Context: one part of a larger RNA
RNA sequence: CCCUGCGAGUCAGUCGUGCGCGGCAAGGUUAAACCGGAAACGGUGGAGCCGAAGCGAAAGCGAGUUUGAAUAGAGCGAUUAUAGUCGCGUGCGCUGGACCCGAAUCCAGGUGAUCUAACCUCGUCCAGGUUGAAGGUUUGAGAAAUCAAACUGGAGGACCGAACUCAUCAGACUUGCGAAUCUGUGAGAUGAGACGUGGUUAGCGGUAAUAUGCCAAACGAACCUGGUUAUAGCUGGUUCUCCUCGAAAUAGCUUUUGGGCUAGCGUUGUAAUUUAAAUACUGGGGGUAGAGCACUAAUAGGAUUUUGGGCGGGUAACUGUACCUUAUCCUGUUAAACUCCGAAUACCGGUAUGCACAUUACAGCAGUCAGAGUCAGGGAGCUAAGUUCCUGUGCUCAAGAGGGAAAAAGCCCAGAUCGUCAGAUAAGGACCCUAAAUACUACCUGAGUGGGAAAGGCGGUGAAGAUUCUCAGACAGCUAGGAGGUUGGCUUAGAGGCAGCCAUCCUUUAAAAAGUGCGUAAAAGCUUACUAGUCAAGAGACUUUGCACCUAAGAUGUAACGGGGCUGAAGGUAGUUUCCGAAGCUGCGAAUCUGCACUAACUUCGGUUAGUGUGGGUGGUAGAGGAGCGUUCUAUGCAUGCCAGUUUGAAAAACUGGAAAUAGCGGUGAAGGAGGCCCGAAAGGAGUCUCUGGAGCGCAUAGAAGUGAGAAUGUAGGG
Numbered sequence: 001c002c003c004u005g006c007g008a009g010u011c012a013g014u015c016g017u018g019c020g021c022g023g024c025a026a027g028g029u030u031a032a033a034c035c036g037g038a039a040a041c042g043g044u045g046g047a048g049c050c051g052a053a054g055c056g057a058a059a060g061c062g063a064g065u066u067u068g069a070a071u072a073g074a075g076c077g078a079u080u081a082u083a084g085u086c087g088c089g090u091g092c093g094c095u096g097g098a099c100c101c102g103a104a105u106c107c108a109g110g111u112g113a114u115c116u117a118a119c120c121u122c123g124u125c126c127a128g129g130u131u132g133a134a135g136g137u138u139u140g141a142g143a144a145a146u147c148a149a150a151c152u153g154g155a156g157g158a159c160c161g162a163a164c165u166c167a168u169c170a171g172a173c174u175u176g177c178g179a180a181u182c183u184g185u186g187a188g189a190u191g192a193g194a195c196g197u198g199g200u201u202a203g204c205g206g207u208a209a210u211a212u213g214c215c216a217a218a219c220g221a222a223c224c225u226g227g228u229u230a231u232a233g234c235u236g237g238u239u240c241u242c243c244u245c246g247a248a249a250u251a252g253c254u255u256u257u258g259g260g261c262u263a264g265c266g267u268u269g270u271a272a273u274u275u276a277a278a279u280a281c282u283g284g285g286g287g288u289a290g291a292g293c294a295c296u297a298a299u300a301g302g303a304u305u306u307u308g309g310g311c312g313g314g315u316a317a318c319u320g321u322a323c324c325u326u327a328u329c330c331u332g333u334u335a336a337a338c339u340c341c342g343a344a345u346a347c348c349g350g351u352a353u354g355c356a357c358a359u360u361a362c363a364g365c366a367g368u369c370a371g372a373g374u375c376a377g378g379g380a381g382c383u384a385a386g387u388u389c390c391u392g393u394g395c396u397c398a399a400g401a402g403g404g405a406a407a408a409a410g411c412c413c414a415g416a417u418c419g420u421c422a423g424a425u426a427a428g429g430a431c432c433c434u435a436a437a438u439a440c441u442a443c444c445u446g447a448g449u450g451g452g453a454a455a456g457g458c459g460g461u462g463a464a465g466a467u468u469c470u471c472a473g474a475c476a477g478c479u480a481g482g483a484g485g486u487u488g489g490c491u492u493a494g495a496g497g498c499a500g501c502c503a504u505c506c507u508u509u510a511a512a513a514a515g516u517g518c519g520u521a522a523a524a525g526c527u528u529a530c531u532a533g534u535c536a537a538g539a540g541a542c543u544u545u546g547c548a549c550c551u552a553a554g555a556u557g558u559a560a561c562g563g564g565g566c567u568g569a570a571g572g573u574a575g576u577u578u579c580c581g582a583a584g585c586u587g588c589g590a591a592u593c594u595g596c597a598c599u600a601a602c603u604u605c606g607g608u609u610a611g612u613g614u615g616g617g618u619g620g621u622a623g624a625g626g627a628g629c630g631u632u633c634u635a636u637g638c639a640u641g642c643c644a645g646u647u648u649g650a651a652a653a654a655c656u657g658g659a660a661a662u663a664g665c666g667g668u669g670a671a672g673g674a675g676g677c678c679c680g681a682a683a684g685g686a687g688u689c690u691c692u693g694g695a696g697c698g699c700a701u702a703g704a705a706g707u708g709a710g711a712a713u714g715u716a717g718g719g
Base pairs, nucleotide, nucleotide: 001719002718003717004716005715006714011096012095013094015093016092017091018090019089020088021087022086023085024084027050028049029048033044034043035042036041054061055060064076065075066074067073099237100236102234106227107226108225109224110223111222117201118200119199120198122196123195124194125193126191128160129159130158131156135152136151137150138149139148140147141146164188165187166186169184170183171182172181203219205215206214207213212221240628241627242626243625244624245623250263251262252261253260254259264368265367266365267364268363269362270361271360272359278353279352280351281350282349283348284347290341291339292338296335297334298333300331301330302329303328304327308324309323310321311320312319313318371397372396373395374394375392376391377390378389379388380387402413403412404411417590418589419588420587422586423585428580429579430578431564432563433562437577439576440575441574442573443572444571450566456550457549460547461546462545463544464543465542467540468539469538477534478533479532480531481530483507484506485505488502489501490500513528517526518525591618592617593616594615595614596613597612598611599610600609601608602607629708631705632704633703634702635701636700637699638698639662642658643657644656645655646654647653664697665696672692673691674690675689676688677687678685679684
């Protein structure tokens, strides 16, 4: 991992409360117990319980009562308008293990020191080598104390190093040789040494040269059994089918925030029966968007101005002021906490239309309380976030498949009952991949822009506009001129158009600056403005706008159209026609739910069932409701075939009549297994054929459940 079994909403309660069915009904009903009976059950049993009366804390009173001084008022009742009760089934609740599995825990009573820790008893073991303490002897020195030398001696938690004990480092091993090992290396090796034997200490404890270590392979409190199905607001799992409807992720409260309760939203029933949404008309209040500056606050420039200050002048009077301050006016602005104003929507009311599984009330049962993106209006943030928090009868996903966006929860189109080798469409598309015009008309783009990006830049190119010059010759080019007073004055070493400052005139002219730029030490020289000629028809500067260009650097490989590939396009703009394109729409057929009408049967007369016709519906998680299939067991019962006739076109079916038997199936082969045919919308199913199997098993109607597996790191066995 697979296969086959097993595996989760159960049972109880004279509990509560609804619904369905039934009995009796102002009543309903027995419990224990007793009698009968093989049992099932029948009979007796009226104690008790519920109901028919309430109010009050109660005494109590009573269609009233309580409060109260009250005959008042008010509260709760009665009346108008009475239905309960006992069973069976079922939904939910409560109490219990309470749908199943799952802790770490806590407590009690016991079992453990054959592992290991410490201690006690009695024992055992430590090759070999080295060092050479104290003490001793002898000799020497000394007055002595004492010292020295040699020899002797054999001390030591002494040294080296086997056994033995340990475990430093490295490698191996790490589904191992091994649930701690192996190899090499290493530490101690007469000691606080190592080992054996028997014993002692026990869990709220022991032992511990303390490591929270050890106490039988897992010790911050051993193990076993019990309390025990501990508890788990947590995780996981929870088994057949079809049909109808179908949510929420919000508010308030919560030692509350991944949990609850109530409301909201769902469903089922009963009742009301058009009351709802929406649309039209109509009546309202408003202070948002916008706008504005009349208030509040802010704000740019200017003018005027009061008082005062600063600064300057002045002895002072006084006066000046690109300064500060006050106020007014003009022009121009800003505001969520400004408003002289002020919408569209929205909201509330009324009238009309309005049959939608719409609305309202009550009752049963829920689920939901982590929401997500997108669009619009906002707050927070950086007008950051696939950020966060609000608003919207928003939208979609959640719980929604299909088509498009290459691929895709939340975007665009569109809501899947089923079938169909039919049709027309939506979004989006029509060169090929790939269904459909390599369609048409007119422009644009030349960048592969299209097919990623800003500020900024740009004699790229198209369009529009207004404007200047121009056959009296423009613009560009070419030829020629570009002068005189004068080297203007000042400054300066010099300053002659051209360092700088001031002024910037006059003359000759077709025209020529007291000079546009180079240049010189200063001159000189070159050039420009300006003018003529030549040439010949447009030329210059600007505004708005379309499409391009630059700006533009990334890591495996083109890689920023989905690819190929595309340039009078297969790119862009505007327009025209055709086609493709979905589970949407239409056609045809079928099923089911539901409204209405009709018919038939049945009826407790309320309706129910069936059929036909005609409308509308049938995506779906949590969840509510309905109808069924299958499994095991229990109870009861097992009836067909043959012949003739009638109805019918025939068969089937129904009806009538007749004869004969048997009493569900089964060794003339049950259940189970394999396969084919067949029936049903599904779970599933009758029959038949073939093979296997070898002894039990069905059908109908009721009833009862150990009643359905693919998931639980499920569980047992097998592979």
The part of an RNA shown here (large-subunit ribosomal RNA, domain II) has 719 nucleotides and comes from a Candidatus Dojkabacteria bacterium. Its Rfam family is "Bacterial large subunit ribosomal RNA". Its mean pLDDT, the model's own confidence on a scale to 100, is 82. The full RNA is in RNAcentral, with records from ENA. Lineage of the source: Bacteria > Bacteria candidate phyla > Candidatus Dojkabacteria.